[in-house]
RNA sequence: GGCAGGGUGUAGCAGUCUGGUAGCUUGCAAGUCUCUUUAGCUUGUGGUCGUUGGUUCAAAUCCAACCCCUGCAA
Numbered sequence: 001g002g003c004a005g006g007g008u009g010u011a012g013c014a015g016u017c018u019g020g021u022a023g024c025u026u027g028c029a030a031g032u033c034u035c036u037u038u039a040g041c042u043u044g045u046g047g048u049c050g051u052u053g054g055u056u057c058a059a060a061u062c063c064a065a066c067c068c069c070u071g072c073a074a
Stems, first nucleotide, its partner, number of pairs: 002072006011025003020057001027045006050066005
């Protein structure tokens, strides 16, 4: 260099096909329950969806280029 897959709160992932309020589990914090707690329950916290442009009333989602990670062949 070629081909394929991936990049989304601390971490692991869904959402993309079919554009319309960004979610789940975990972590962390507070509260509650309890003799106690590593368990249960409630609330909160934290994302400009890899970057930059384009299309659109509206983009995580569609289009283009680029960056990074993993794999395959040689």